[in-house]
RNA sequence: CUGUGCUAGGUGGGGAGUUAGCGGUGCCCUGUACCCGCAAUCCGCUACAGCGGGACCGAAUUCCCACCGGAGGUCCCUUAGGGCCGGUGUGACCGCUCCGGUAAGCGGUGUUGAAGGCUGGGUCCCACGCAACGGAAACUUGUGAACUCCGUCAGGUCCGGGAGGAAGCAGCGGUAAGCAAAGACUUUCGUGUGCCGCGGAGCAACCUGGUUGGAGCUGGCUGCGGGGGUGGAACCCGACUCGGGGGGUCGAAGGUGGGUGCACAG
Numbered sequence: 001c002u003g004u005g006c007u008a009g010g011u012g013g014g015g016a017g018u019u020a021g022c023g024g025u026g027c028c029c030u031g032u033a034c035c036c037g038c039a040a041u042c043c044g045c046u047a048c049a050g051c052g053g054g055a056c057c058g059a060a061u062u063c064c065c066a067c068c069g070g071a072g073g074u075c076c077c078u079u080a081g082g083g084c085c086g087g088u089g090u091g092a093c094c095g096c097u098c099c100g101g102u103a104a105g106c107g108g109u110g111u112u113g114a115a116g117g118c119u120g121g122g123u124c125c126c127a128c129g130c131a132a133c134g135g136a137a138a139c140u141u142g143u144g145a146a147c148u149c150c151g152u153c154a155g156g157u158c159c160g161g162g163a164g165g166a167a168g169c170a171g172c173g174g175u176a177a178g179c180a181a182a183g184a185c186u187u188u189c190g191u192g193u194g195c196c197g198c199g200g201a202g203c204a205a206c207c208u209g210g211u212u213g214g215a216g217c218u219g220g221c222u223g224c225g226g227g228g229g230u231g232g233a234a235c236c237c238g239a240c241u242c243g244g245g246g247g248g249u250c251g252a253a254g255g256u257g258g259g260u261g262c263a264c265a266g
C1' cells in the first nucleotide's frame, strides 16, 4: 500500500419554551435525513444526562476537533415611520343641533291705519235664577191583617118564660203600615252639566270691539353675534402591535484545515 473481518462511532442539526439540569415528545428554523414502542394534569435520564427493541453503514464525501460562515430564534435599549385603541385633555379648524339676542337681506303684515295710550266685552272666579240630568217625597193604580183593625156577620154560642137582646168565628166588603208599577204635573236635595239670564269680583295673559295716534310691527328663512350639547379632523397624553436603528446571546445549511483504531492475509 492492497484485500477480508471487526470495533469506536454514525444513520441529522439548531432556537425558544419547559426543567435543578440534560435529552425527547409538541412549536419554529434549516432542508431530506433508518424502522418500531413511550410521552405535557408529560416521558426517559443525571454530567458518559432520552430509554427499550431491531436494521444498515463503518475508519472516512459520511466519525471527531478548530476556524470561517451566517438562515433563523431570543433578550435589552432606542425610534422624526405605519396601524389600531383609549382619554372629564386642547379649542385658533370644519360640520350638525338646541336656547337667547340682533334686525342687514328675503318673506309676512300695515295708510282698507302699525307700535304705543285710553276704554268696552269675553275667557277665569262667586252668588242667584232658568234649563238639563239624577235621587227622594207627595200624588195615582194594584196588592196588602189566622188573632191582637173596621163594617156586615150564615151556622153555632150566651142571657131571657116569651117578645127580644148581646158577644162574635168563617165568608164578603173596606182600610193602616209595608210592597210593586207608572211617570205628565208638584215639592225638595244634588251636580266634573250649560253657545242661557242677571248681579258682583277680577284686570296678569290671551281673544274680540271702540277711540286716539300716524309708520311701523313680526322673526318664518338667510346673515351677524353670544351660550350649551355633540360628531369629525388636527394637536397633546397613554396602551398595544408592525416596522426601522443599535447592542448582547445562541446558532442550522455550507466552506477550509487538521485528527482517528484492532486482527489476519498478500
Base pairs, nucleotide, nucleotide: 001266002265003264004263005262006261009057010056011055012030013029014028015027020046021045022044023043024042034054035053036052037051038050063259064258065257066256067255068254072250073249074248075247076246077245078244079243081242082241083240085238086237087236089235090234093232094231095230096229097228098227099226101224102223104222105221106220107218108217109216116212117211118210119209120208121207122206123205125200126199128197129196130194131193132191133190134189135188136187137186139183140181141180142179143178149174150173151172152171157166158165159164